[in-house]
Notes:
This is a predicted structure of a 73-nucleotide RNA (transfer RNA) from a Nitrospinota bacterium. It was read from a public genome assembly. Taxonomically the source falls in Nitrospinota (Bacteria, Pseudomonadati).
RNA sequence: GGACCAAUAGCUCAGUUGGUAGAGCCCCCGGCUCAUAACCGGGUGGUCGGAGGUUCGACCCCUCCUUGGUCCA
Numbered sequence: 001g002g003a004c005c006a007a008u009a010g011c012u013c014a015g016u017u018g019g020u021a022g023a024g025c026c027c028c029c030g031g032c033u034c035a036u037a038a039c040c041g042g043g044u045g046g047u048c049g050g051a052g053g054u055u056c057g058a059c060c061c062c063u064c065c066u067u068g069g070u071c072c073a
Base pairs, nucleotide, nucleotide: 001072002071003070004069005068006067007066010025011024012023013022019056027043028042029041030040031039049065050064051063052062053061
């Protein structure tokens, strides 16, 4: 220098034809318990890596960029 993959909640990850962004864990509240853990119920939490474009509508399609990984030279 080139090719490919990844980036979504604090962490690990889903997201199905482009049509209201989700789960588990963590955290908070409550239940249970003598108490803690476990277990059960509820809740908080997101500029979907950044910028632009296409579209009535974009996490999803296109372009460029950033960061990380793998491979080639």
Its Rfam family is "tRNA". It is annotated as a transfer RNA.